[in-house]
Molecule: small-subunit ribosomal RNA
Organism: uncultured bacterium
RNA sequence: AGAGUUUGAUCAUGGCUCAGAUUGAACGCUGGCGGUAUGCUUUACACAUGCAAGUCGGACGGCAGCGAAAGAAAGCUUGCUUUCUUGUCGGCGAGUGGCGGACGGGUGAGUAAUGUAUCGGAACAUAUCAUUAGGUGGGGGAUAACUUCCCGAAAGGGAGGCUAAUACCGCAUAAUAUCUACGGAUUAAAGUGGCAACACGCCAAAUGAGUGGCUGAUAUCGGAUUAGUUUGUUGGUGAGGUAAAGGCUUACCAAGACCGUGAUCCGUAGCGGGUCUGAGAGGACGACCCGCCACACUGGGACUGAGACACGGCCCAGACUCCUACGGGAGGCAGCAGUGGGGAAUUUUGGACAAUGGAGGAAACUCUGAUCCAGCAAUACCGCGUGAGUGAAGAAGGCCUUCGGGUUGUAAAGCUCUUUUGUUGAAGAAAAAAUCUCGUGCAAACGAGGAUGAUGGUAUUCAAAGAAAAAGCACCGGCUAACUACGUGCCAGCAGCCGCGGUAAUACGUAGGGUGCGAGCGUUAAUCGGAAUAACUGGGCGUAAAGGGUGAGUAGGCGGUUUAGUAAGAUAGUUGUGAAAUUCCCGCGCUUAACGUGGGGACUGCGGCUAUGACUGCUAAACUAGAAUAGAACAGAGGAAAGUGGAAUUCCACGUGUAGCAGUGAAAUGCGUAGAGAUGUGGAGGAACACCAAUGGCGAAGGCAGCUUUCUGGGUUACUAUUGACGCUCAGUCACGAAAGCGUGGGGAGCAAACAGGAUUAGAUACCCUGGUAGUCCACGCCCUAAACGAUGUCAACUAAAUGUUGGUAGUGUAAGAGCUAUCAGUAUUGUAGCUAACGCGUGAAGUUGACCGCCUGGGGAGUACGGUCGCAAGAUUAAAACUCAAAGGAAUUGACGGGGACCCGCACAAGCGGUGGAUGAUGUGGAUUAAUUCGAUGCAACGCGAAAAACCUUACCUACCCUUGACAUACAGGGAAUUUUGCAGAGAUGCGAAAGUGCCGCAAGGAAUCCUGAUACAGGUGCUGCAUGGCUGUCGUCAGCUCGUGUCGUGAGAUGUUGGGUUAAGUCCCGCAACGAGCGCAACCCUUAUCGUUAGUUGCCCUUAUUCAGUUAGGCACUCUAAUGAGACUGCCGGUGAUAAACCGGAGGAAGGUGGGGAUGACGUCAAGUCCUCAUGGCCCUUAUGGGUAGGGCUUCACACGUCAUACAAUGGUUGGUACAGAGGGAAGCCAAAUCGCAAGAUGGAGCAAAUCUCACAAAGCCAAUCGUAGUCCGGAUUGGAGUCUGCAACUCGACUCUAUGAAGUCGGAAUCGCUAGUAAUCGCGGAUCAGAAUGUCGCGGUGAAUACGUUCCCGGGUCUUGUACACACCGCCCGUCACACCAUGGGAGUAGGUUUCACCAAGAAGUGGGUAGUCUAACGCAAGAGGACGCUUACCACG
Repeated sequence: AGAGUUUGAUCAUGGCUCAGAUUGAACGCUGGCGGUAUGCUUUACACAUGCAAGUCGGACGGCAGCGAAAGAAAGCUUGCUUUCUUGUCGGCGAGUGGCGGACGGGUGAGUAAUGUAUCGGAACAUAUCAUUAGGUGGGGGAUAACUUCCCGAAAGGGAGGCUAAUACCGCAUAAUAUCUACGGAUUAAAGUGGCAACACGCCAAAUGAGUGGCUGAUAUCGGAUUAGUUUGUUGGUGAGGUAAAGGCUUACCAAGACCGUGAUCCGUAGCGGGUCUGAGAGGACGACCCGCCACACUGGGACUGAGACACGGCCCAGACUCCUACGGGAGGCAGCAGUGGGGAAUUUUGGACAAUGGAGGAAACUCUGAUCCAGCAAUACCGCGUGAGUGAAGAAGGCCUUCGGGUUGUAAAGCUCUUUUGUUGAAGAAAAAAUCUCGUGCAAACGAGGAUGAUGGUAUUCAAAGAAAAAGCACCGGCUAACUACGUGCCAGCAGCCGCGGUAAUACGUAGGGUGCGAGCGUUAAUCGGAAUAACUGGGCGUAAAGGGUGAGUAGGCGGUUUAGUAAGAUAGUUGUGAAAUUCCCGCGCUUAACGUGGGGACUGCGGCUAUGACUGCUAAACUAGAAUAGAACAGAGGAAAGUGGAAUUCCACGUGUAGCAGUGAAAUGCGUAGAGAUGUGGAGGAACACCAAUGGCGAAGGCAGCUUUCUGGGUUACUAUUGACGCUCAGUCACGAAAGCGUGGGGAGCAAACAGGAUUAGAUACCCUGGUAGUCCACGCCCUAAACGAUGUCAACUAAAUGUUGGUAGUGUAAGAGCUAUCAGUAUUGUAGCUAACGCGUGAAGUUGACCGCCUGGGGAGUACGGUCGCAAGAUUAAAACUCAAAGGAAUUGACGGGGACCCGCACAAGCGGUGGAUGAUGUGGAUUAAUUCGAUGCAACGCGAAAAACCUUACCUACCCUUGACAUACAGGGAAUUUUGCAGAGAUGCGAAAGUGCCGCAAGGAAUCCUGAUACAGGUGCUGCAUGGCUGUCGUCAGCUCGUGUCGUGAGAUGUUGGGUUAAGUCCCGCAACGAGCGCAACCCUUAUCGUUAGUUGCCCUUAUUCAGUUAGGCACUCUAAUGAGACUGCCGGUGAUAAACCGGAGGAAGGUGGGGAUGACGUCAAGUCCUCAUGGCCCUUAUGGGUAGGGCUUCACACGUCAUACAAUGGUUGGUACAGAGGGAAGCCAAAUCGCAAGAUGGAGCAAAUCUCACAAAGCCAAUCGUAGUCCGGAUUGGAGUCUGCAACUCGACUCUAUGAAGUCGGAAUCGCUAGUAAUCGCGGAUCAGAAUGUCGCGGUGAAUACGUUCCCGGGUCUUGUACACACCGCCCGUCACACCAUGGGAGUAGGUUUCACCAAGAAGUGGGUAGUCUAACGCAAGAGGACGCUUACCACG
């Protein structure tokens, strides 16, 4: 310090998520030791049991219990036991009395201020303590305890009697106290211990310290969907009350007080020092420790006391629990332990008062769950250990492997050492000094001495043996350090985000290895950080979320120039305070650290005093540059009202006139013979204002348009004068605010929601047409919203230019204009700097600054619900949450797409020719069937395809029968040569036999090939995955494209080049150009064909010579031809067009002319295209079978559907007869001649030929004749009967052909659709491969030989440029709504239940306090009357209900 995630990629916006630190934690796995801390965060829920506040006998009466002493009696062992008496002593239960139970300890429910923090203040109290100066005289009456009775279950209560005090009450005394009318009046006391001295007390005062009460200022969470609150309320006077100020209370008077700087109300919350985090500013929190507050089962109340409205006190009410004899009683763990419950979750019913502290006491001492210790818990922090050195045969084992090895790994073992911790044994602390005793001393104090340890036989030290007893957890796809194998197969599962898993998962599970941390490690929860993601430090608002629709203006904020004063802000100095602890720094102590401790600093704050006078504020006085006013001029659809004008539409009346009009893509509805439309004249009525007219003008915005008049607002310019900061912005507020809509009343020509009809359509509640009502118009009143937009708030200043245009002014110019120059105010376009994510903005800023306002903080839910306000309504405004997603959105880029645009091409259309689709047959496919109908191919780009040929074989399928190292390969051992012939059984494989045969190389041993047997490694698989692959192939497409280097531009993806102007079949070439070059494609090079030359001349050829039936022979190589090698064609030449280019058009010559025709040749890539069944191959699967063999069957089935072909439907033809002309091929297990036989298929035959020689082999259409005469035919040939031929072991399933007989459908084919641009289509025959046999398929060959192309609007496909895009799996894309079902969440909902609070009313007003009192009782004082007190009754306030 950042990273991941929106996209095909990019930049920016923006959210989500991660890495860090932390915790009073919990959970999972694991766990050796020690130190120091910490430990109910939840139910302020309920609590069994024990303990947590007592003490004083030196205040008192006493003596229940214990001990001692004395006395008496009895027993007897004569000094022991028992009993009784005596408070005499030590002491002491209960009681009276004093002090303390208001501290200490717990908890955080309440409390948003009666609290807390900081700094101040005045009107107070104070037991104990300290100091000062006084007093302590003299009396009295009771009462508990105790005793005797009574009541009650108990708790407890009542009556009679006795008694004491430091308990209580008078009297005396009374100041420096209190009150006062200033004369005076009033209020005290207690003794105890001691032989004594004296000590401790007591009473009334004063002062102090500390503590407490009260009070002011400032600060102190969220909500405005809480905007008004308050009646003792705010203040005053009198009175009361309090320790004390005060409406604290009361009577009267006044009507105030608080509030937008947030009152009141609602929700939440103890506050601070501090803790966590953060660079800081901040944010979150308030466990432990310290300070303050509040509370003590819930609510109320007072008493006592120095102090309480009292945690372990009292009274009352309530809830709950317990006891009960049913009459009545008892209780309060938010003290320490502990229990139940709740919960993810939090300890022992421990020891000791030894230390520190507290209460009482003169003290000893007692009490103390405060405290000090121990126990439990890895809950946190800190420290230590689980060994160290050496050790390569790199052991074994594990895992991986390319089988070579690698890794675990110096790791282990082995050898040599050490002993922290642990085990055993021995020794063994500090924490302790006071109180006490003794001595000195008046005392304070000093000196000496002695005792006391819960922790604990603990810490610590020493010794012994011994590597011995001590390592796990998470992770390994990216972020994020760390990879392989197996299993699983969108299953099981993982996941913080992105995401992984559908048969090769580094992401699941396991293992090996690795990485991180380590007695811990992970997970979950929570806080801060990262997040500049609420922005003070430190963000934004044209298009990403975000400028209010516009203005006026109040509070508020901000504010021009000069001078003087002041000192509120500000700055500086000094001072008080800011508790301690904490954090930080320097030391010190525990072996170190955590921890503890000494000192310092800090605590950024608040208060007081002083100084300064720049800046802001305030006061005073001035100024004119901001602003405004007066005078002059100008422009304008600025506003309101009244009047008025013409054109047009419609309607009405009349005339002329006749059949249509209107409307549409085409129609129909509609109007019209009752006279429309057209045309002429006249009239009525409403609304809107052509041309001018414009990027024009005016207005705050909305908006404003014929003309005239009246009234009226604002603006601009030039020059004088005046005022003298009067200004800018603006929450709340007020006004205006298009259209639609609403109310009342008018008006209504045209247009026109709704509605009706006609069309369109699958439908058409639409688009189109015919009608048509609200409305549109006017007046008045509402509504208050718009993409109310420049998606850009208002004001001010500054910062290059250029070009228009509107309105002024000045100068110049002219006869007058026009024009030019300058300037002010508007309104447009381009553009520099700058800004911006980019697009773009750019003196009218989105630049550089200042002032003020409004608004934003991921998407959806939602501008919705609820509540409030406004409205007649419609609705407007203000405005959430639950839930859900990891994105949503902006700008730009490259593609793809568009029933977008421009240009171009192609048998793409058009123009033609011939077909398919109808029939029969062949063949392939689907489907069905089957034991099996093996498998694959499925739009173009599967379907006469793999298959260039299924009777067996092929063959992969089915049935049956067999084999198991195997039909085939390599290796080992044994045997036999190999091989040939043959018998029996069987469907055959196979099984059982018989016979013949002994080979080759080597001197020998032996070897090679081959066969059989045996055993093990292994063979084998047309089994799966073409979505794991190689190779090969198809397709876009023989389309013209696809890229790179360097440079340049851009933040970047990318762009440029490759675009543009021409041209081409072509990214072909030329020109231009921030590009310059290059590569793969195009073209060319290759083959073939068309012409010619040269060479060669047999098997080819024959002009000339001879010869023959015949190029048959002699002869020849001129020609044809053959096959080798050359030539030729290049827009080379001419003319025109073009830009003088590239090129195009025409022509000449030429066999051929503009790539001459044809072929081979297929860029980057696309389709997870096809093929694991050609081959190769990873992985998986089978292994007496999914391998191998054999026989038979099947691949040939058949209601049907489709594709591709063959043959036809006939006269351009069929049949018969005669007759002419090819090319390219094949041939030895071959082609097969002549001749003979057969109607024929064919048979016999055997000449020739490994082929320019022989042969297949007669080419056919054609031509010349004849016949048929438009018909299911002399067309057509399917089907079927019979008879044959050939191949082959074998033609049944299931071959081809021949003859004879039979003679089906079919008379040119619906929608639709295919091929072809010249030697092409069409038509005619011939040959080859495969092959024993079996083509209508396929691959080739030649013969005959057309028609048409105006052209590119349209269909299909493609290319280039451009444009839009919310698409990128890329339009076969993306995506919207309804419905069905459910009810998790939220809203509504007839309602219903609970909590909290307010107000009103009712009833009852407990306890208590204050007031009143006629009733009752009453020791002290008083002679008495009486006073005083208590109870009762009553009244005011008031809790609960």